The part of an RNA shown here (small-subunit ribosomal RNA, 3' minor domain) has 146 nucleotides and comes from a Candidatus Poribacteria bacterium. Rfam family: Bacterial small subunit ribosomal RNA. The prediction has a mean pLDDT of 81. Taxonomically the source falls in Candidatus Poribacteria (Bacteria, Bacteria candidate phyla).
Context: one part of a larger RNA
C1' cells in the first nucleotide's frame, strides 16, 4: 500500500497461566483433654546407714531406700487456623499463521457517538429514561483574528 481503509464481539482450533470446587494429601505454630520418662523441689518414711551427740546390743540428729504431690519433655485424642501440592466439573482472561457469524466504532460510519441506569438479544448489540459534546450540517447571535 491511504474507504476494496480500518475495526468489533460470539463461535471453533491450538498453547500458557489463572478464580471457583465434593474432596483426597502435605507441612507450620498453637488450643483444649488425657497419659506421663528422668530432674529439681515439697511431703512422708515401719526399712537401712560408718562420721555428730548420747555413753552402748540401744536411743536422738542427720542422710538413704522405698512410697507420694506440684512442675514436667516426649507421646496420644479432638476441634478449629495459616500455607502448599492434588482435584472430576464450572468460569473468564492473554497470545497464536489463518478459520466461522455478522458490521457494533472509526465520515452525518449510513439510526450522531458516547456516560449512567434498566430491560431484552447467537455476537459484536438493541431498546426505554436521564445526562454530556470530545457531533456533521443549516440558519442566526456574540466574540477573537485577517
Nucleotide at each position: 500500500c491511504a474507504c476494496c481503509g480500518c475495526c468489533c464481539g460470539u463461535c471453533a482450533c491450538g498453547c500458557c497461566a489463572u478464580g471457583g470446587a465434593a474432596g483426597u494429601u502435605g507441612g507450620u505454630a498453637g488450643c483444649a483433654u488425657u497419659c506421663g520418662a528422668a530432674g529439681c523441689g515439697g511431703g512422708u518414711g515401719a526399712c537401712c546407714c560408718a562420721a555428730c551427740c548420747u555413753u552402748u546390743u540401744g536411743g536422738g540428729a542427720g542422710g538413704g531406700a522405698g512410697c507420694u504431690c506440684u512442675c514436667g519433655a516426649a507421646a496420644a485424642u479432638g476441634a478449629a487456623a495459616c500455607c502448599g501440592a492434588u482435584g472430576a466439573c464450572c468460569g473468564g482472561g492473554g497470545c497464536g499463521a489463518a478459520g466461522u457469524c455478522g458490521u457494533a466504532a472509526c465520515a452525518a460510519g449510513g439510526u450522531a457517538g458516547c456516560c449512567g441506569u434498566a430491560g431484552g438479544g447467537g455476537a459484536a448489540c438493541c431498546u426505554g429514561c436521564g445526562g454530556c459534546u470530545g457531533g456533521a450540517u443549516c440558519a442566526c447571535c456574540u466574540c477573537c483574528u485577517u